[in-house]
Molecule: Archaeal signal recognition particle RNA
Organism: Candidatus Bathyarchaeota archaeon
RNA sequence: UGGCGGGUAGGAUCGGGGAGCUAGCCCUGCCCUGUAACCCGAAAUGGGCUAUAUGCGGGGAUCCGUCAACCAUCAAAGGCGGUAGCCUGAACAGCCAGAUGAGGUUUCACAAGUCAACAAUGAAAUCCCGUCUCGCAGGGCUUGGUUGGAGACGGCCUCCUCGAAGGAGGGGGUUGAGUCUCUCUACCACCGAAACGGGUCAGGCCGGGAACGGAGCAGCCCUAAGGUGGGCAGCCAAGCGUUUGCGAGGGCGCGGGAUCGAGGAGACUUAUGAAAUACUCGGGCUGGGAUGGUACCCACUUUGAUGGGAUGCCGCCA
Numbered sequence: 001u002g003g004c005g006g007g008u009a010g011g012a013u014c015g016g017g018g019a020g021c022u023a024g025c026c027c028u029g030c031c032c033u034g035u036a037a038c039c040c041g042a043a044a045u046g047g048g049c050u051a052u053a054u055g056c057g058g059g060g061a062u063c064c065g066u067c068a069a070c071c072a073u074c075a076a077a078g079g080c081g082g083u084a085g086c087c088u089g090a091a092c093a094g095c096c097a098g099a100u101g102a103g104g105u106u107u108c109a110c111a112a113g114u115c116a117a118c119a120a121u122g123a124a125a126u127c128c129c130g131u132c133u134c135g136c137a138g139g140g141c142u143u144g145g146u147u148g149g150a151g152a153c154g155g156c157c158u159c160c161u162c163g164a165a166g167g168a169g170g171g172g173g174u175u176g177a178g179u180c181u182c183u184c185u186a187c188c189a190c191c192g193a194a195a196c197g198g199g200u201c202a203g204g205c206c207g208g209g210a211a212c213g214g215a216g217c218a219g220c221c222c223u224a225a226g227g228u229g230g231g232c233a234g235c236c237a238a239g240c241g242u243u244u245g246c247g248a249g250g251g252c253g254c255g256g257g258a259u260c261g262a263g264g265a266g267a268c269u270u271a272u273g274a275a276a277u278a279c280u281c282g283g284g285c286u287g288g289g290a291u292g293g294u295a296c297c298c299a300c301u302u303u304g305a306u307g308g309g310a311u312g313c314c315g316c317c318a
Base pairs, nucleotide, nucleotide: 001318002317003316004315005314006313010064011063012062013061014060015033016032017031018030023050024049025048026047027046038059039058040057041056070308071307072306073305074304075303076302077301078300081297082296083295085294086293087292092287093286094285095284096283101281102280103279104277105276106275107274108273109272111270112269113268114267115266118263125259126258127257128256129255130254131253132249133248134247135246136245137244138243139242140240141239142238143237144236145235146234147233148232149184150183151182152181153176154175155174156173157172158171159170160169161168162167187230188229189228190227191226197222198221199220200219205214206213207212
């Protein structure tokens, strides 16, 4: 010096980029895009850093080991993806235009043609009335709310007036309590029931020689109060598949009546004219942003140049 071999010397790879955060760099979270190719732990009130910033702590796999692996820079070509940059401006939405873009649709007028219900048991036409709507007034009905007594007559008590007495007239209060007052809408059913309401009143009490009589508690029956439900009546409110009258409006169709006396409501087609209408195409304005182009950033791939790694160690052989 050359060759072969070795590795706990050592080096390298195990992803990159964009936006965001930050004074700034890296990471965790988001997005894009790669490799044959890592694992564990902590981290948005966050973790590690400072232009030598391109993560921190721990573990592993693989490659190279000096003409290395690998890395960096520059240039060129390709290329995924991205951009609140610039240009282009599709679909779509809204508005405008109906005199003067074109077509369509609808309506009206006029003309021609075809069909035609019906029609001397009366067509068309003209006139009147009704049917319809609204208002006012009265009635009816429905629903809800609210109220429900008064009078007559009789009995009893009391007061006033008149009369010679018997008595007559009037006012006030109270009452109608099995059969048991009457009228009006004030009635029906049920509950209820009075110390000072009615009837009947065992026992007991009073009177009596007795027969018997009297007052009368409880009980029973009933009634006045009171309550519930219903009916009926009055009043108020709201409403109506309701009705009468009056007034106003409407009037296509339908019905009735009158006049007149032979046609004819209506439908369809065609031509002309007029009007209306944004339905279609087109036009204008506003919004809208597809697509394409360009510029910039860029994962990844290829090629070339330059630089870093970088002038190690051990063993054996020549």